[in-house]
RNA sequence: GCGGUAGGUAGGGCCGGGGAGCUAGCCCUUCCCUGUAACCCGAAACGGGCUACAUGCGGGGGCCAGAUAACCUAGAGAAGCGUGGAGAGAACAACGGUACAACACAUAGAGAAUGGAUGACUACGCGUCUACGUGGAACCCCGUAAGAGGCUGACCCAUCUGUAGGGAUGGGCUCCAGCCUCUGAACGUAUCGAACCGUGUUAGGCCCGGGAGGGAGCGGCACUAAGAUACGGCGGGGUUGCUGCGUAGUAACGUGUAGGACGUUACUCUAUGUGUCUAGGCCGUUGUUCUCUCCACCAUUCUCUAGGGGCUACCGC
Numbered sequence: 001g002c003g004g005u006a007g008g009u010a011g012g013g014c015c016g017g018g019g020a021g022c023u024a025g026c027c028c029u030u031c032c033c034u035g036u037a038a039c040c041c042g043a044a045a046c047g048g049g050c051u052a053c054a055u056g057c058g059g060g061g062g063c064c065a066g067a068u069a070a071c072c073u074a075g076a077g078a079a080g081c082g083u084g085g086a087g088a089g090a091a092c093a094a095c096g097g098u099a100c101a102a103c104a105c106a107u108a109g110a111g112a113a114u115g116g117a118u119g120a121c122u123a124c125g126c127g128u129c130u131a132c133g134u135g136g137a138a139c140c141c142c143g144u145a146a147g148a149g150g151c152u153g154a155c156c157c158a159u160c161u162g163u164a165g166g167g168a169u170g171g172g173c174u175c176c177a178g179c180c181u182c183u184g185a186a187c188g189u190a191u192c193g194a195a196c197c198g199u200g201u202u203a204g205g206c207c208c209g210g211g212a213g214g215g216a217g218c219g220g221c222a223c224u225a226a227g228a229u230a231c232g233g234c235g236g237g238g239u240u241g242c243u244g245c246g247u248a249g250u251a252a253c254g255u256g257u258a259g260g261a262c263g264u265u266a267c268u269c270u271a272u273g274u275g276u277c278u279a280g281g282c283c284g285u286u287g288u289u290c291u292c293u294c295c296a297c298c299a300u301u302c303u304c305u306a307g308g309g310g311c312u313a314c315c316g317c
Stems, first nucleotide, its partner, number of pairs: 001317007012064004016034005024051005039060004071308009080298001082297017100280001101278001102276010112265004122258007129249008137240008146183008155172007187232006198223004206215003
């Protein structure tokens, strides 16, 4: 130096990787994703170990391999679970738009049906009808008071007067009674009907008086229509299967005049227009799901290139 055998003893290598987080930065404990034939124990987020030669620390263990090794680094290519982004398509849902469909209405035309010279459309009237207003009628209800003034009588006061009873004048009062006038709708008739009080008139009787005449005054009568009932009148109000008049209404009915040929439509079809937006159609937006494509990253696997790495012992020549 070459070849072979064995070994793992000195040494080498492997026993995972990525993302997030933390950090000045790197590794680890933490969380997530993923892989290998492949580690065990201990401590570690107020953290553990380090310094761009940072690619964990302490202790222990297993496996691999020899001059194109094991293994490591870089690059290229292929496959590739997964993650992120972009785009497209499909389905579903919601919202919005449109007004295609559908529906409703209006107009026009046509059809069909139908009315029409026993008179269409139309115009002007009348009546019915309706409403309002205003009268009447009938019925019903309520009211029918109160007040002012004057006169007379009665009563009171004063004065005068007469030989009696009395007489005259003036004033007062409205307590009482009656009558009249006025305001007011506030009046009438018939029947019944007032004890007490009061007023008027007062038979008989009583008093004064020669008489005439006068006075007080019982009874009766009247005031007496206070009130009740009935019927009326007048005033006010209400109701209505009645009725008159006026005004207005016009969808309806009847009718008159004029006039002389069209009129109607709850139906069908067509066209136009207006409107609505119905689990419909179309369009758009958003969202969810699925599929496909592209890009980037990436655990993992394979191939190639370059570099790094690089034994020990024995035997033979």